[in-house]
RNA sequence: UUCUUAUCGAGAGUAGUGGAGGGACAAGGCCCUGUGAAGCUACAGCAGCCGGUCGGCAUUAUAUGCUGAUGUCUGGUGCUAAUUCCUACCCAAGCAGGAGAGAUAAGUC
Repeated sequence: UUCUUAUCGAGAGUAGUGGAGGGACAAGGCCCUGUGAAGCUACAGCAGCCGGUCGGCAUUAUAUGCUGAUGUCUGGUGCUAAUUCCUACCCAAGCAGGAGAGAUAAGUC
């Protein structure tokens, strides 16, 4: 980087540095921000996915599948304002639903 699948109304921030922007995407709205943005660093935290651990169930039973709990679980990855901040495209025009895009994980080329 390609493709596939699943999830996205939950959760969780302080300090130092930095010095004007930030919230992925043209545009619009709304919001955060000199009571200090982005970025970087340290420490802390969260528990979605994978893995681990402890159970339950099924079967073709040293295994495989499904499932519940657990972050006091020294693991991997990710995350820690607002639904993925909202709209955008479709729709019966809408506080519903769907699509697209994006993010994350697992697998795959």

Predicted 3D model of a 109-nucleotide RNA (SAM riboswitch aptamer (S box leader)) from Denitrovibrio sp. NCBI's taxonomy places the organism under Bacteria, Deferribacterota, Deferribacteres, Geovibrionaceae, Denitrovibrio. The coordinates come from a structure-prediction model, not an experiment, and the mean pLDDT is 77. It was read from a public genome assembly, where an Rfam model found it. The model forms 86% of the base pairs in the Rfam consensus.